Molecule: transfer RNA
Organism: bacterium
């Protein structure tokens, strides 16, 4: 050079083109307790890589482009 996959919350990940984009785990604030830890109850946290494009309507479909796996050469 050629194909192919991944990119959503600080971490791991879900998300049939339409409902307000969520789990878990971390973080904040409690309850439990003589105290931590373990349970537990709230809560916080998102330019959904970047740029187009298609569509009434795009985390999701198309096109490149960035980043990292992977296969061929």
């Nucleotide at each position: 050079g050629g194909g192919g996959g991944u990119a959503u919350a600080g971490c791991u990940c879900a998300g049939u083109g339409g409902u307000u984009a969520g789990a878990g785990c971390a973080g904040u604030c409690g309850g439990c307790u003589c105290a931590u830890a373990a349970c537990u109850g709230a809560u916080u946290g998102g330019u959904c890589c970047u740029u187009g494009g298609u569509u009434c309507a795009a985390g999701u479909c198309c096109a490149a482009g960035u980043a990292c796996c992977c296969c061929c050469a």